[in-house]
Background:
This is a predicted structure of a 475-nucleotide part of an RNA (small-subunit ribosomal RNA, 3' major domain) from an uncultured bacterium. Its mean pLDDT, the model's own confidence on a scale to 100, is 82.
Context: one part of a larger RNA
């Protein structure tokens, strides 16, 4: 000096309470772990693993098994010798990889270029060591804290400063004070969000005037409105009360679209877990080198007694079912979007306008309105599992794709101990879109509207942070 206590103070936050909605129980989907297995690649393990790396495992990927080949070798550079232009059609054997074979070609400045073979230097390893390491990354923690200068004090090791008295979301600010000032942290400067004036109107809009149509800004035309791009103003506890030395704090005050950080994001101090990551990538070191390297075919990561972690669907009437009408936002789009017609109960097919897109087009928003019906049942509830018959993708859907139809109709009647998240445009609740991506296991990850709660304004306690203060033990 620090840690640490079932020490006491003071403070904070969905930390608890006050409430709303879940897992916990069912079936599925997924990730583990165990078991299995020729292999089930491999890393992630409390909180900070477990819908995690993986933002797409059928081949490939892929690393793991099993067979079947190669050894300057699957890439790329350099020298040396040597053969041929590269290239193309075709055909034997084989599971391919590979090994042959027949026909064409026949480049040139004769140096070479391209390309085989054949020596040789480099190769090459998702082997091992995240406890050798960079770099990136998690947590504590967006918590408010962590330190220097230089001067004072103390033998020192330290201390002040940062401690106090108030305030603040904040070591954010005032006061005081052996301090006095500064650094990285907090604010702010960035981005989007809410109002609103100016400018400017195409693809966007259409109130006036004309015109054309069954109809439709469709067309001339408008610059008003919406909207959109880009600049600017706009909030500063600035004003008014009260209260205070001030910092500020309080108001159901005024004005104002917004009030007191106006909402959300980006933004993570000095360090903590020798945290994770050698398998993104770099990288020391140690191993392999006819193999722990490399091609390739087929398997397997998709397994199943069983445990847990996170979802989805649902047990229904605030509900299902059929029929009708309404209303977003942000996104993709040429090897793509595909309007529309036509075929088909449908998945889709076949034809085909338009769009590289404020113009086309993916697009149908669903919850929600309206009318019928069902009448509390294991049901017109709920769709698991299984048959049969398609569709697309793609060499190929057995293992191990999705999605249609016909048929089947399983557990489920609201969940035990315990447990989780949320404080307002949230929660729950409804769908949309978008990366991956040929398809698709997406019920997942991100984003985007729509229609919208209840409760609390407290700190007693639970469990964790933050300050400062005694003690005792400890380093």
């Nucleotide at each position: 000096u620090g840690a640490c206590g079932g020490g006491g103070g003071u403070c904070c936050g969905c930390a608890c309470a006050a409430g709303c909605g879940g897992u916990g129980g069912a079936g599925c989907a997924u990730g583990u772990g165990g078991u299995u297995u020729a292999a089930u690649u491999c890393g992630a393990u409390g909180a900070u693993a477990c819908g995690c790396g993986a933002g797409g495992a059928a081949c490939c990927u892929u690393a793991c098994c099993u067979g079947g080949g190669c050894u300057c070798g699957a890439a790329u550079c350099a020298c040396a010798a040597u053969g041929g232009a590269c290239g193309g059609a075709c055909u034997u054997a084989g599971a391919g990889a590979u090994a042959g074979g027949u026909c064409u070609u026949u480049c040139u400045u004769c140096g070479g270029a391209c390309u085989g073979u054949u020596g040789u230097g480099a190769a090459g390893g998702u082997g091992c060591u995240g406890c050798a390491u960079g770099g990136c990354u998690g947590u504590c923690g967006u918590c408010a804290g962590c330190u220097c200068g230089u001067g004072c004090c103390g033998u020192g090791a330290g201390g002040u400063g940062u401690u106090g008295g108030g305030u603040u979301a904040a070591g954010u600010c005032c006061c005081g004070c052996a301090a006095c000032g500064a650094g990285c942290g907090c604010a702010a400067c960035c981005c989007c969000u809410a109002c609103u004036u100016u400018u400017a109107g195409u693809u966007a809009c259409c109130a006036u005037c004309g015109g054309a149509u069954c109809a439709u800004g469709c067309c001339g035309g408008g610059g008003a409105c919406u909207c959109u791009a880009g600049a600017a103003g706009a909030a500063c506890u600035g004003c008014c009360u009260g209260c205070g030395c001030a910092a500020g704090c309080a108001g159901a005050g005024a004005g104002g679209a917004a009030g007191g950080c106006g909402g959300g994001g980006a933004c993570g101090a000095c360090g903590u877990c020798a945290a994770g990551u050698c398998a993104u990538c770099a990288u020391g070191g140690c191993c392999c080198u006819u193999a722990c390297g490399c091609c390739c075919a087929g398997g397997g990561c998709u397994a199943c007694a069983c445990a847990c972690g996170u979802g989805c669907u649902a047990c229904a009437a605030u509900g299902g079912u059929a029929g009708g009408g309404a209303c977003a936002a942000a996104g993709g789009g040429c090897a793509g979007c595909g309007a529309c017609a036509u075929g088909g109960c449908g998945a889709c097919a076949u034809g085909a306008a338009g769009c590289g897109a404020a113009u086309c087009u993916c697009a149908a928003a669903a919850a929600c309105c309206c009318u019928a019906u069902c009448u509390c049942a294991g049901u017109u509830c709920g769709g698991a599992u299984c048959g049969c018959a398609g569709u697309c993708u793609g060499c190929a859907a057995c293992u191990c794709g999705a999605c249609u139809g016909c048929g089947u109709g399983a557990a489920g009647c609201u969940g035990g101990a315990a447990u989780c998240g949320c404080u307002a445009g949230u929660a729950a609740u409804c769908g949309u879109a978008u990366a991956u991506c040929a398809g698709c296991a997406a019920u997942g990850a991100u984003a985007c509207g729509u229609g919208g709660a209840a409760g609390g304004a407290g700190u007693u306690c639970c469990a964790g942070g933050a300050c400062a203060c005694a003690c005792u033990g400890c380093a």